Predicted 3D model of a 328-nucleotide part of an RNA (large-subunit ribosomal RNA, domain IV) from a metagenome.
Its mean pLDDT, the model's own confidence on a scale to 100, is 88.

Context: one part of a larger RNA
Order: sequence, then structure tokens, then C1' cells
RNA sequence: CGGUCGUGAAGGAACUAGUCAAAUUGACCCCGUAACUUCGGGAUAAGGGGGCCCUCGCCGCAAGGCAGGGCGCAGAGAAAAGGCUCUGGGAACUGUUUAUCAAAAACACAGCACUGUGCAAAGACGCAAGUCGAAGUAUACAGUGUGACGCUUGCCCAAUACCGGAAUGUCAAGGAAGUGGCUCAUCGCAAGAGAAGGUCAUAACCGAAGCACCGGGGAAUGGCGGCCGUAACUAUGACGGUCCUAAGGUAGCGAAGUUCCUUGUCGGGUAAGUUCCGACGCGCAUGAAUAGCGUAAUCACUGGAGCACUGUCUCCACGACCGACUCG
Repeated sequence: CGGUCGUGAAGGAACUAGUCAAAUUGACCCCGUAACUUCGGGAUAAGGGGGCCCUCGCCGCAAGGCAGGGCGCAGAGAAAAGGCUCUGGGAACUGUUUAUCAAAAACACAGCACUGUGCAAAGACGCAAGUCGAAGUAUACAGUGUGACGCUUGCCCAAUACCGGAAUGUCAAGGAAGUGGCUCAUCGCAAGAGAAGGUCAUAACCGAAGCACCGGGGAAUGGCGGCCGUAACUAUGACGGUCCUAAGGUAGCGAAGUUCCUUGUCGGGUAAGUUCCGACGCGCAUGAAUAGCGUAAUCACUGGAGCACUGUCUCCACGACCGACUCG
């Protein structure tokens, strides 16, 4: 000097990113126990008290209790054995996860919703045979999203995806009337003409789905405005005008786990508060199953405050053991 422990005056979080660590609390019995609540909880809430030994007393069937007495610094005499409270955020919950730096607010979940699937199901694996789905049958199975519960879930179908429609337009292979070229039986003195067949080219017309087109639909992918004026102080703007749009953000919530400006402003808490809580709202850039807003219980989650407690600190000291180090 390091490690693992122990003790500590006065103070008691002043330490620190942060009560990290340590300390406090602790089993059992008795008393007592709030808000809130989904009436189950919350709850070991909180907060108090007790304990050993003796007794011929009182109560009791007994266990034991009461009362009285005794001893010690200490009676659950050692070890093992919750610190607590108030208030926000998040996720309902028990669960799951980055084997080897992340356990969480991430994943899952019951519940909710949409979509597909009528059975040789849809879907999945496989070249196939075949298998799973399922020895199931729409109260089933598959896919997607949301994520207990409560109250709710607004407007837009222009774009994109999907579903439906079939008149018209477009439209492939294929079919194909016709037309033209080559070939040549034949005709012709020749120039040339040229049937049938063959062949080459072209082609009216017929021709499915799709697309165009017409509709639908948002718990499909998604989207949800601007400018100007206006009330008998001022300010503000219920109101009016105008442009654009598919439609211009409803209920809620809101400086938010979202707020740049920002330590916004006001209130609370502190002697002092960039954090925190309650409000306000012109929200840089909230908002309704990419769910919105609440919510008891739960949590090795995360923020703020307090009580208790402490070597975290003021400020370090001493001790034990094990190392390091010196000598052998």
C1' cells in the first nucleotide's frame, strides 16, 4: 500500500450523476392500522407494547394468563429473519429476453378488432409422394394490429393496397376473310398474262386476365391548412371575407419519456430548487387500436420529497486477519 472484516467523538447525505455502499428494521405474541379500491385488496400499512428466573397468591380442565418478587450492561441474551412514508412517470398483472457488459418502459399475455378459410379448408413444409393444420370443422383454424379493466375511438377514399362491378377502351398467344410477292400447268410470235397447289409477307375481324373505367371500404398504408379584417380604453376575437384541399385535428391530454426558443410564466415545496409537483397553452413537432384519456393492485423499472439510520461525507483514526514488502 491492497483485500476481507470490526469499532468510532461531534455532526448526520454536507458525499455523489444517484443514499452507490454501509447502517437502520428484522422471528414470534398482543394492541392498532389511513387515502384509495376492480371490495379481493392496500396491510407485516403506519405506529406502539411484550418476552429471562422464582412463587404456597388469584383465574383456568389444561396450556397458560394475571399479580407479586429476583438477577444481569443486555432475557427472540449467539446465528439466521422487512427500513418506512408521501408524491409523479411507465407497463395492467404472474411471466419472457440480448448464454458471455443492457432484465427494461422492450417481448409475451388474457381481452378487443379486422382479414382469410365451407373441408381434398385457408395457411405452412416439400421437386414429388406426402405431412402438419386436425383424428379439428367458422364458439374452428390461419394472418395482422392493439394489449387487463373503465370511458371512448372524430373527419378524409384524392394517392397507395384491398374488395366488388361489368357496358365501353386498351390488350397476348392462337384463329383468320382479304390483299400482295415468288413459283409455274397453261395461253401468247414476243412482250407478257397466269388457274389449282406450294411458299413468303401483310392483315379486316374474333380473342382472357390485367390495366383504364365505375363503385366500396379506415381497429387498410396513410392524411387531418393559410391569409386579412372585426366588440364603446386597451387587449382578445364569438363574428365576417378570401384562397387552397380528399379532408382541414373532434373528445381528450398538453413545456409531456413529445417543448427548439426554455432554467417559458404563475403557484407549491427549500434559507437557496436548470430537477420535482400543480396550473396555464401560439402544441418548434399531442391526439384517438402506429390507440386517446383515466385507473386499484403489482415492479431487482424510472423522477421528486420526507422520517429513521448511518464513516457516503466534514476528516479521517484505530484494531483483526490475508496479501504485498523486509529478513531468513

It matches the Rfam family "Bacterial large subunit ribosomal RNA".